[in-house]
RNA sequence: UGAGCCUGCCGGGUGACCGCCUGCGUAGACCCUCGGGGAUACGUUGGAGGAAAGUCCGGACUCCACAGGGCAGGGUGCUGGGUAACCCCCAGGCGGCGUGAGCCGACGGAAAGUGCCACAGAGAACAGACCGCCUAAGUUGGUGCCAUCACCAACCGGCAAGGGUGAAACGGUGGUGUAAGAGACCACCAGCAUCCCGGGAGACCGGGAUGGCUCGGCAAACCCCACCCGGAGCAAGGCCAAGCAGGGAUGCUGGGCUGCCCGCCCGGCGCUCGUUUCGGCGAGUGCCUCAUCCCAGGUAGGCCGCACCGAGGUCGCGCGGCAACGCCGGCCCCAGAUGGAUGGUCGCCUCUUCGACUUCGUCGAAGAGGUUGGAGUUCACCCCCGGUGAACUCCGCCUCCCGCGACGAGGCUGGAGAACAGAAUCCGGCUUACAGGCAGACUCACAAC
RNA sequence: GCCCCGGUAGCCCAACUGGUAGAGGCAGUCGGCUUAAAACCGAUCCAGUGCGGGUUCGAGCCCCGCCCGGGGUA
Numbered sequence: 001u002g003a004g005c006c007u008g009c010c011g012g013g014u015g016a017c018c019g020c021c022u023g024c025g026u027a028g029a030c031c032c033u034c035g036g037g038g039a040u041a042c043g044u045u046g047g048a049g050g051a052a053a054g055u056c057c058g059g060a061c062u063c064c065a066c067a068g069g070g071c072a073g074g075g076u077g078c079u080g081g082g083u084a085a086c087c088c089c090c091a092g093g094c095g096g097c098g099u100g101a102g103c104c105g106a107c108g109g110a111a112a113g114u115g116c117c118a119c120a121g122a123g124a125a126c127a128g129a130c131c132g133c134c135u136a137a138g139u140u141g142g143u144g145c146c147a148u149c150a151c152c153a154a155c156c157g158g159c160a161a162g163g164g165u166g167a168a169a170c171g172g173u174g175g176u177g178u179a180a181g182a183g184a185c186c187a188c189c190a191g192c193a194u195c196c197c198g199g200g201a202g203a204c205c206g207g208g209a210u211g212g213c214u215c216g217g218c219a220a221a222c223c224c225c226a227c228c229c230g231g232a233g234c235a236a237g238g239c240c241a242a243g244c245a246g247g248g249a250u251g252c253u254g255g256g257c258u259g260c261c262c263g264c265c266c267g268g269c270g271c272u273c274g275u276u277u278c279g280g281c282g283a284g285u286g287c288c289u290c291a292u293c294c295c296a297g298g299u300a301g302g303c304c305g306c307a308c309c310g311a312g313g314u315c316g317c318g319c320g321g322c323a324a325c326g327c328c329g330g331c332c333c334c335a336g337a338u339g340g341a342u343g344g345u346c347g348c349c350u351c352u353u354c355g356a357c358u359u360c361g362u363c364g365a366a367g368a369g370g371u372u373g374g375a376g377u378u379c380a381c382c383c384c385c386g387g388u389g390a391a392c393u394c395c396g397c398c399u400c401c402c403g404c405g406a407c408g409a410g411g412c413u414g415g416a417g418a419a420c421a422g423a424a425u426c427c428g429g430c431u432u433a434c435a436g437g438c439a440g441a442c443u444c445a446c447a448a449c
Numbered sequence: 450g451c452c453c454c455g456g457u458a459g460c461c462c463a464a465c466u467g468g469u470a471g472a473g474g475c476a477g478u479c480g481g482c483u484u485a486a487a488a489c490c491g492a493u494c495c496a497g498u499g500c501g502g503g504u505u506c507g508a509g510c511c512c513c514g515c516c517c518g519g520g521g522u523a
Stems, first nucleotide, its partner, number of pairs: 001445004006440005012349007020047002023044005030037002049420001053431002056429005061233004073229005078092005093107001094105004108224002113222002115218003130163002132159003138155007171189006190214001192211008237304004246295006254266004267288009312332005318327003350418006357411008367400005373395010450522007459475003468506001477493005499515005
């Protein structure tokens, strides 16, 4: 310098003016049962987030249920710790990835049982034989004149080393052994189980002995084991309480013609009596309405819950701890509605981006001048070879500055933009979104010293 | 607030207990039939299963986190 990794933090600043919500104070139209309520105005305090989001976990709080235990259902799943609690956090172990800093892990049990393992392949879980290897035992045939023997072929067989299939093929290497082979046997190695020793708080790590020789994968398939979980949610829940309907008391008494009285007509419900063909029918009588007051439950609505003295914030380089976190002490009180408040304009600054002007540097092409460099052409001179001189052209080199183009850096000025997103009962987490910036620790590569 | 369901081709919808990467209908394109068209017949095209991870030999299907849509309840 470049690339990367981890942690912590900020996430526009400032001034003026205007505006919104809340608390407090003062004044106070108006209302009223004279003790209050109170529109409005002024002053003053406070006024979004790291995620307020998704609503994915865990709690507080409230109500209901509850002797205790179990079943069902759901969740968690290495160990230890933190915490009110956790699918959270910290530290450690093991496994995987990365050159590394570091990152990731649903990380109990497959040797309790059930189930699944497509296609391919001989065989896919107490496995199996396609090619292959082998004829030792058995049978048959042939050849060697016969044949106990030898050779060849076939059958019946043996084998699992090699080939091949697959994601996965029942330990690996070497040897012994054999007809060929094979943990069949042996040595070493890997792995598993049991036991023992040592370290550690534990997960686990290191070592030893014995064993049968090897036990496939999947539990984000059923399941088993261990632990945890009572249900609902602030529309929880509590208080006050219109209007209508209900009940009671007092006074007046149903509907229509008809606004009222009389009259006439028409009901509904209850009780009593009579009658009946048991369905009803008839007679008598009470209530229906309105007004006032009272009562209970409780709707609309209002208030509380709810703006929090709290699992609260912040400071100390306090104490303990590797850390998460805990303890102690000081200071602070810190948004809050119920159509839902924290916004707008302007100035300056900061950052990003675009454009114009300008300065400097580098490079490129072109131009002008110079040239003691090189090459070529022409002319002149020396008798020729050749040499000398002059002019022109091309190339090179040097200088120049006006202007052009590209790139980089700076100055000045103008325009545009400044993320994700917004509390709603409250906390602790997780996850997701996010322009840009700051600080610290660390790693890799290259270069210089 | 609490809870449930779904996302597969332009559209509608299958895919069994995870097993070849996916069937079918409508629509589209081409051809046939027809004077021409419709209907009909034949052929063909169209998906990488909402997105990102994980488990597994293997994922549309199982698990986790997001996104979108729909519904129930007081």
The prediction has a mean pLDDT of 75. This is a predicted complex of two RNAs, RNase P RNA and transfer RNA, with 523 nucleotides together. It holds a member of the Rfam family "Bacterial RNase P class A".